[in-house]
RNA sequence: GGGCGCGUAGCUCAAUGGCAGAGCACCACUCUUAUAAAGUGGGGGUCGCAGGUUCGAUCCCUGCCGCGCCCA
Numbered sequence: 001g002g003g004c005g006c007g008u009a010g011c012u013c014a015a016u017g018g019c020a021g022a023g024c025a026c027c028a029c030u031c032u033u034a035u036a037a038a039g040u041g042g043g044g045g046u047c048g049c050a051g052g053u054u055c056g057a058u059c060c061c062u063g064c065c066g067c068g069c070c071c072a
Stems, first nucleotide, its partner, number of pairs: 001071007010024004018055001026042005048064005
């Protein structure tokens, strides 16, 4: 330098055009003598950045940035 894949909550990951979600973690409550476990509820997001397409973009297209793999 070229090719491919990935980037979404604190972490691991879904959602593949129509209100952004789950598990774990965190907080509160129930339970317990107390803790743990279990149950119920809650908070937390510039969907890497910037453009484009579209009535509408996490999703499609382009460029850039970061990470990984391969080729040279």